A computed fold for a 100-nucleotide RNA from Robiginitomaculum sp., annotated as TPP riboswitch aptamer (THI element).
The sequence was found by an Rfam model in a public genome assembly.
Taxonomically the source falls in Robiginitomaculum (Bacteria, Pseudomonadati, Alphaproteobacteria, Maricaulales).
RNA sequence: CUCUGCUCCGAGGGGCGCCUGUGAUUCACUUAUGGGCUGAGACGUACUCUUGGAACCUGAUACGGGUCAUGCCGGCGAAGGGACGGGGCGUUUGUUUGGC
Numbered sequence: 001c002u003c004u005g006c007u008c009c010g011a012g013g014g015g016c017g018c019c020u021g022u023g024a025u026u027c028a029c030u031u032a033u034g035g036g037c038u039g040a041g042a043c044g045u046a047c048u049c050u051u052g053g054a055a056c057c058u059g060a061u062a063c064g065g066g067u068c069a070u071g072c073c074g075g076c077g078a079a080g081g082g083a084c085g086g087g088g089c090g091u092u093u094g095u096u097u098g099g100c
Stems, first nucleotide, its partner, number of pairs: 001094001004090007011050004016044001017037008056081003063074003
């Protein structure tokens, strides 16, 4: 120097749905505020991902299963797209240089 693990900093990417009580205003819509579901995260000074890229988007108002309901689960699928630089610590592999 390299391989590999962890971590920090800066910069950047990404999503926020479903069911339901109450109020605003009677239903719907919208909004405010509680409760419930899944999840890392459902608007958090958070969470998560950054090419070694399944974070996330597209296909998809699609397909199968399940649920009160929903990307809730599975397939689709390593398919297409998708956001990078620096520092520190440890370890291992390989290589190079110097000394004995």